[in-house]
C1' cells in the first nucleotide's frame, strides 16, 4: 500500500512548552489562529479490540469496567464538488455515491 467490515449531527482543559500557522489532497467557499497555530508534554472524552458478567448449541445480543491496543479532544468528516428526488428553483433541501478518517481482520 491493497481489500473486507463497522462507524463517522454525541463527548473532551481558563494547564506547561511552543512559538506562525492551521482545518487531509484539488478547486470553490467559509472559519480558526499573538486573547497565540503546528508540534510536543500532561489532562480529558469516547468505548473499535481487549477484558469481566448476562445470553446462545455456536454466533448474535445487552450490560459492566476504563488497568492494556489504538482513536480522538473549534465548526456533521467545517461545507461543496458526482448522481438522483422535492420545492415556492441564478436557489434551498433531502437521500445515496465517491474520497477521507478510525477500528478490527486479511493479503
Nucleotide at each position: 500500500c491493497u481489500c473486507u467490515u463497522a462507524u463517522c449531527c454525541a463527548g473532551a482543559g481558563a494547564g506547561g512548552c511552543g512559538g506562525a500557522g492551521g482545518g487531509a489532497c484539488u478547486a470553490g467557499g467559509c472559519c480558526c489562529g499573538a486573547u497565540g497555530a503546528a508540534g510536543c508534554c500532561c489532562g480529558g472524552c469516547a468505548a473499535c479490540c481487549a477484558u469481566c458478567a448476562a445470553g446462545u448449541c455456536a454466533u448474535a445480543u445487552u450490560g459492566a469496567a476504563a488497568a492494556g491496543g489504538u482513536g480522538c479532544c473549534a465548526a456533521u468528516u467545517c461545507c461543496u464538488a458526482c448522481a438522483g428526488g422535492u420545492c415556492c428553483a441564478u436557489g434551498a433541501u433531502c437521500u445515496g455515491a465517491a474520497a477521507g478518517a478510525u477500528a478490527a481482520g486479511a493479503g